Transfer RNA from Candidatus Bathyarchaeota archaeon ex4484_135, 76 nucleotides, folded computationally. It was read from a public genome assembly. NCBI's taxonomy places the organism under Archaea, Thermoproteati, Candidatus Bathyarchaeota.

[in-house]
């Protein structure tokens, strides 16, 4: 340099053919318990990597860029 995959909550990850952004764990509050753990109920938490474009409508489609991983190549 070229190609491919990935980027969504604090962490690990879902999110069919565009149509209300979710789960588990973690956090906070409560219940239960002599206490803790476990268990049960509830709550909060998101510029969906960045910037554009298409569309009535984009996490999803298109373009560029940034970051990570992998493969190939170049530097005789």
């Nucleotide at each position: 340099g070229c190609c491919g995959c990935c980027g969504u909550a604090g962490c690990u990850c879902a999110g069919g053919u565009g149509g209300u952004a979710g789960a588990g764990c973690g956090g906070c509050g409560g219940g239960c318990u002599g206490u803790u753990a476990a268990c049960c109920c509830g709550c909060a938490g998101g510029u969906c990597g960045u910037g554009g474009g298409u569309u009535c409508a984009a996490g999803u489609c298109c373009c560029a860029c940034c970051g990570g991983c992998g493969g190939c190549g170049c530097c005789a």

The prediction has a mean pLDDT of 81.
It matches the Rfam family "tRNA". The family's RNA type in Rfam is transfer RNA. From the family's description: Transfer RNA (tRNA) molecules are approximately 80 nucleotides in length.